[in-house]
């Protein structure tokens, strides 16, 4: 003074059953399901994503990007050095939009995004 964080993979689950009812995979019993990351193994702890909302800025339009906010839910006992994470009990949670009936699970946005994970690489050493 120049270069300088690159690529490539992966990366969301509920196939239900019975009742009522003209209609319901939405209501009612039962049942299934549960992103990363951290931490004694987590849906309910701590934080991130995602999804909403407000502002702003780029952009011919679709759309993008940054920054607020806003984001649901567990307790009791046991072992144990350590677990609201495991184990025994009983519980609670779940975004918009759309449906001939009220949606964690059907349709949709979405072969969408992404928190992150492995992999190969550069630089250095």
């Nucleotide at each position: 003074a120049a270069u300088a964080u690159u690529c490539u993979u992966u990366g969301g689950g509920g196939c239900g059953g019975a009742g009522u009812g003209g209609a319901a995979g939405u209501c009612u019993c039962c049942a299934c399901c549960g992103g990363c990351a951290g931490u004694a193994u987590a849906g309910u702890c701590u934080g991130c994503g995602a999804a909403g909302g407000g502002c702003g800025c780029c952009g011919c339009g679709c759309g993008g990007c940054g920054c607020c906010c806003c984001c649901g839910a567990a307790c009791g006992g046991g072992u144990g050095c350590g677990a609201u994470c495991c184990c025994c009990g009983u519980a609670c949670c779940g975004a918009c939009g759309g449906u001939c009936a009220u949606a964690g699970u059907c349709c949709g946005g979405a072969u969408g995004a992404g928190a992150a994970a492995a992999g190969a690489g550069a630089c250095g050493c």